Context: one part of a larger RNA
RNA sequence: GAUGAACGCUAGCGACAGGCUUAACACAUGCAAGCCGAGGGGCAUCGCAGGCAGCAAUGCCGGGCGGCGACCGGCGCACGGGUGCGUAACGCGUAUGCAACCCACCCUCCGGAGGGGGAUAGCCCGGCGAAAGCCGGAUUAAUACCCCGUAAAACAGGGAUCCCGCAUGGGAUUAUUUGUUAAAGGUUAGUUCCGCCGGGGGACGGGCAUGCGUUCCAUUAGGUAGUUGGCAGGGUAACGGCCUACCAAGCCAUCGAUGGAUAGGGGUUCUGAGAGGAAGGUCCCCCACACUGGUACUGAGACACGGACCAGACUCCUACGGGAGGCAGCAGUGAGGAAUAUUGGUCAAUGGCCGGAAGGCUGAACCAGCCAAGUCGCGUGCAGGAAGACGGCCCUAUGGGUUGUAAACUGCUUUUAUGCGGGAUUAAAAAAUGCCACGCGUGGCAGAUUGAAGGUACCGCAUGAAUAAGCAUCGGCUAACUCCGUGCCAGCAGCCGCGGUAAUACGGAGGAUGCAAGCGUUAUCC
Numbered sequence: 001g002a003u004g005a006a007c008g009c010u011a012g013c014g015a016c017a018g019g020c021u022u023a024a025c026a027c028a029u030g031c032a033a034g035c036c037g038a039g040g041g042g043c044a045u046c047g048c049a050g051g052c053a054g055c056a057a058u059g060c061c062g063g064g065c066g067g068c069g070a071c072c073g074g075c076g077c078a079c080g081g082g083u084g085c086g087u088a089a090c091g092c093g094u095a096u097g098c099a100a101c102c103c104a105c106c107c108u109c110c111g112g113a114g115g116g117g118g119a120u121a122g123c124c125c126g127g128c129g130a131a132a133g134c135c136g137g138a139u140u141a142a143u144a145c146c147c148c149g150u151a152a153a154a155c156a157g158g159g160a161u162c163c164c165g166c167a168u169g170g171g172a173u174u175a176u177u178u179g180u181u182a183a184a185g186g187u188u189a190g191u192u193c194c195g196c197c198g199g200g201g202g203a204c205g206g207g208c209a210u211g212c213g214u215u216c217c218a219u220u221a222g223g224u225a226g227u228u229g230g231c232a233g234g235g236u237a238a239c240g241g242c243c244u245a246c247c248a249a250g251c252c253a254u255c256g257a258u259g260g261a262u263a264g265g266g267g268u269u270c271u272g273a274g275a276g277g278a279a280g281g282u283c284c285c286c287c288a289c290a291c292u293g294g295u296a297c298u299g300a301g302a303c304a305c306g307g308a309c310c311a312g313a314c315u316c317c318u319a320c321g322g323g324a325g326g327c328a329g330c331a332g333u334g335a336g337g338a339a340u341a342u343u344g345g346u347c348a349a350u351g352g353c354c355g356g357a358a359g360g361c362u363g364a365a366c367c368a369g370c371c372a373a374g375u376c377g378c379g380u381g382c383a384g385g386a387a388g389a390c391g392g393c394c395c396u397a398u399g400g401g402u403u404g405u406a407a408a409c410u411g412c413u414u415u416u417a418u419g420c421g422g423g424a425u426u427a428a429a430a431a432a433u434g435c436c437a438c439g440c441g442u443g444g445c446a447g448a449u450u451g452a453a454g455g456u457a458c459c460g461c462a463u464g465a466a467u468a469a470g471c472a473u474c475g476g477c478u479a480a481c482u483c484c485g486u487g488c489c490a491g492c493a494g495c496c497g498c499g500g501u502a503a504u505a506c507g508g509a510g511g512a513u514g515c516a517a518g519c520g521u522u523a524u525c526c
Stems, first nucleotide, its partner, number of pairs: 001525003005522005012378005018371002020336001025334003029331003034075003039072002042068002046066003050061004082289003091214008101206002106202007114148004124137005154180005159174006185194002215261003222252003227249004232244003264286004268279004291312005314325004342368001344367003350364001351362004381412004391403005417463006426453001433446006470515005475496003481510005491498002
C1' cells in the first nucleotide's frame, strides 16, 4: 500500500460499487419454463346470444359465440440462473489443422407437395388401489403414425475425360449407367398470410486433432497387457484401441515417466521504479458439476440442476401391501462459523421462449429493503470579538504561563435538517386502424396506449446556528510533555525495552500530535 474481511470504540447525509471466503452440510414454505385454439378431437370451468319455468329474484338447458382445464400435436425446456466438488488434463491460454466432421430456428437460391390407410389419447362404460397410480372394453381427430406414386444438382456404386495437392488423397465435367430416399395442412374479405418436403450456399454455434506454455515432492525410479503398433471388422456427425477378433512385442521415463500432495484455467486484480512476487471474490470467456455412483432415452443439440431408469445414503407419507423427494435457481430456515442481507415490487425498460398478432410466461433483468463492509463527495457553520473573562492545569506563586479568538457578545449565511408547494429523464416504439410508395411484403407518414422504481430524484419558498465528532497516540524508531497516583506491585509492549519512591514508557488529569464519519486492533499478500 491492499482486502469479499472480522473485532473494539464512535457515527449526520448522499452517489456508485459490494455482501456465506466456513458445511458441494441438511432443508419447512412460496415462486424460478412455458407458450400456441391461425395443427386437432373436444367442452371440465367463466361469460354471452338463445330457450324453458317463474310476477320477480332466480333455477335449469344451452360449442351457437368469446374463450378454454385436462388430452393428442408443435416449438421451447441443452438458453438464461447457481456452484467450484472433481480435474495437473489438449482442462485452460495461445497458435494452427480437419483432404476426418455436425449445425434446429435465421438469410439466400433451385425444385416439389399426387393418392390412400390403420390406429391412439381424450370423452364414455367397467374394474383394482389407503394413496401414488394402474388395467380392461367401446368410440374418435390431426401439421401424430404408416403405405403407394413421383424423384434429383442429394445419397450409394460402376464407366469416361480433365485438373490439383500436404502422405492417406481432393476437385470438376458428364443430355453415361444401376439402385435408394419426400411432403401437411391451417387461416383470411382476399392464391391474405403462416406453415410443409428435398437440395445447394451463407451465417451462427459446436466436435475432433496438433505445436508451445501451465504448482509442489526424488524422503515417489521404474511404469505399462488394450498396454504400443499392424490387419480386418464394428461403432460414431467424424478421425482414432473408441470397441472386438487375430498378428507382432512394443510404448513411456533422470530433458523426471509412474506415484503422492495441492488446485478449476484465463482476461484480470494487488504490490513493486522495474524485473518479479502474490491472488483468481464481484464482471467477461472457457471448463466441470447438479443428493452419491452408474446408464441410456428423446432430440438439431443432453448422457440433461427444477427429465427418465437402476443402485446407495438420508428425509417424509402409509390402511404395512406400497409410495414420495433432491435450493451448488430467488427469497427464507437450521447447523457450522470471527463473519456475510428481504420468505419485497414490476415485467415500465433491456433481453429470452412461444405465438400471424394481440398477448402470455420470465426470482434473467430492472428496482426497492438491510449492512460504514469499500471508494468518492458533502456537512457539523462564517466574519468580527482581549477585561486575553470565569473555570481547569502548570510554575521560580501579591505574580506569570497555558487552554485561547476559544467562549460570552455583535453581525451574516442556510449546504444539511424540518415544514409547505411544484415535479421528471428513463418511452423508443411495436401492434390495431387509415393514407402513400414500390421491387407486393417491405418501407414511410398519421394515429391511440403503456412507468415498478416514484410523488422518488430534482427545483422553489419558509424557519432557525438551528439537527450533526470521534478514535488512536505522545521513551526512541515516530509527529506530539507536564503534574498526580503507584513502587519489579498493578501494569505496558511491534522491536529495543519501561516499572524496585521524583516513571515524558504503568493508571488518571491538563495539554499536545495524527487521522476524521471514521479511528484503532487482528488476520493475510506484496
This is a predicted structure of a 526-nucleotide part of an RNA (small-subunit ribosomal RNA, 5' domain) from an uncultured Bacteroidaceae bacterium. The prediction has a mean pLDDT of 84. The RNAcentral record of the full RNA draws on ENA, Greengenes and SILVA.